[in-house]
This is a predicted structure of a 71-nucleotide RNA (transfer RNA) from a soil metagenome.
It matches the Rfam family "tRNA". Rfam classes the family as a transfer RNA. Gene Ontology term of the family: triplet codon-amino acid adaptor activity. From the family's description: Transfer RNA (tRNA) molecules are approximately 80 nucleotides in length.
RNA sequence: GGGUCGGUUGCAUAGUGGCAGUGCGCAUGACUGAAGAUCAUGUAGCGGAAGUUCGAUUCUUCCUCGACCCA
Numbered sequence: 001g002g003g004u005c006g007g008u009u010g011c012a013u014a015g016u017g018g019c020a021g022u023g024c025g026c027a028u029g030a031c032u033g034a035a036g037a038u039c040a041u042g043u044a045g046c047g048g049a050a051g052u053u054c055g056a057u058u059c060u061u062c063c064u065c066g067a068c069c070c071a
Stems, first nucleotide, its partner, number of pairs: 001070007010024004018054001025043006047063005
C1' cells in the first nucleotide's frame, strides 16, 4: 500500500429502513435480626462527518480506531 471483518450503556451480546433490546453490573424499594438469594422499579448506549430517504443503528461515500490476511 491492497483486501476482509468489526466499533451498540460500566462489561458482554442481539437487532433490523419505522421510538434499540437481553444478561450481568449499578441505584432505590419489598423481603430478612442483618446479609445473600428472589421480586419490582429505575439507570444508561448505536465511533465521527456527509449523502439517499417522509424516516438511517440499518443503505452509500469519506475519515478514524481495532483484528486478521496478502505484498